[in-house]
Context: one part of a larger RNA
């Protein structure tokens, strides 16, 4: 390479936007590039296949015929694909009317709690542990009451629930703003799907500058434990944790499951909508669309399990894998302030 694969064995890029490329709905006409086909030319010899012959046979070899091509020219066919032109509405998008949501950004604001400060009451302990000690406390702690400061996070509601492309998103109010969904089928008329390079977003930790600093807490110090204890436990405690601007670009970034479309038994719960039935009305019940779960048929699977939210059956496009270690290392390139990231071997060894 071919081929087979990618939930857990190696393998789905963390996620999206999207150029090139690949692929592309129904229908009519044209064209004839792909496609199919006739003829002509060419495809040296040897070789290959078949037939006949020569060495006793075979290998070997002589003769004849044939096959062999991304080939060229020319004539034809027009189902499919392409190209050109016309039409269509079911794919896609738009419109109108609705309700839904921790979707995003900014500003303002609330109460509980922790800590600290001031004052009152009050007196000998508090704290902590398996047990202790370090620590705090007669300079009045802990406890309790009142007042104040400041930072961070939002109990109950909370869900087996919702939203978002993913990361992620939760006290309340306001402003700005993205998306999906349902109904009407009114408009456009294939405008679509995927996507190498590229661009954007991207938890935590970390970095730069400036602020902030209540809690918690790497490092660090002390007390214990222990043979030791650079730990687990305890008392403290600095970066950090928070904000603004910028960088980093990684995670078990997980559903360890790429995206889109179609098809293939059901049952049950739940979130958002619409229609019907029923009713005084709300429920209930039936139908339907979109989402989130559970259980299961066929089928699939090495098994576990998956099963209309597929890991079933098909189609399109992308990414990735090819024995373990060496190694996600070295070297080089690119990116980064750095930390490092990304791309990514070999020797050797089993």
């Nucleotide at each position: 390479c071919u081929a087979g694969g990618c939930g857990u064995a190696a393998a789905g890029c963390g996620u999206g936007g999207g150029c090139a490329g690949g692929u592309g709905g129904c229908u009519c006409g044209g064209u004839a590039a792909g496609u199919c086909u006739g003829c002509u030319g060419u495809g040296a010899a040897a070789g290959c296949u078949c037939c006949c012959g020569g060495c006793u046979u075979a290998a070997c070899u002589g003769g004849g015929a044939g096959a062999g091509g991304u080939c060229a020219g020319u004539g034809g066919a027009u189902a499919c694909u392409g190209c050109c032109g016309g039409g269509c509405u079911u794919g896609a998008a738009u419109g109108u009317g609705g309700g839904c949501g921790g979707g995003g950004u900014g500003a303002c604001u609330g109460g509980a709690a922790u800590u600290c400060c001031u004052g009152g009451u009050g007196u000998a302990g508090c704290g902590g542990u398996g047990a202790a000690a370090u620590g705090c406390g007669u300079a009045g702690a802990u406890a309790u009451c009142a007042g104040g400061a400041g930072g961070a996070a939002c109990a109950c509601c909370c869900a087996u629930g919702g939203c978002g492309a993913a990361a992620g998103c939760a006290g309340g109010u306001c402003a700005c703003u993205g998306g999906a969904c349902c109904a009407c089928u009114a408009u456009u008329g294939a405008c679509a799907c995927u996507c190498a390079u590229c661009c954007a977003c991207g938890a935590a930790a970390g970095c730069u500058a400036g602020g902030g600093g209540a809690u918690c807490a790497a490092a660090c110090a002390g007390g214990a434990u222990u043979a030791g204890a650079u730990a687990c436990c305890c008392u403290g405690g600095u970066a950090g944790u928070c904000c603004u601007a910028g960088c980093u670009g990684u995670a078990a970034a997980c559903g360890a499951u790429g995206c889109u479309c179609a098809c293939u038994a059901g049952g049950u719960g739940u979130g958002g909508g619409a229609g019907g039935u029923a009713u005084c009305g709300a429920c209930c019940c039936c139908u339907u669309c979109c989402g989130c779960g559970c259980c299961g048929a066929c089928g699939c699977u090495a098994a576990c399990g998956c099963a209309u939210u597929a890991a079933g059956u098909g189609a399109g496009c992308c990414g990735c894998c090819u024995g373990g270690g060496g190694a996600g290392u070295a070297c080089g390139g690119c990116c980064g302030c750095a930390a490092g990231g990304u791309u990514g071997a070999a020797a050797c060894u089993c």
Small-subunit ribosomal RNA, central domain from a metagenome, 350 nucleotides, folded computationally. Rfam family: Bacterial small subunit ribosomal RNA. Its family is annotated with ribosome and structural constituent of ribosome in the Gene Ontology. RNAcentral holds the full RNA, with entries from SILVA.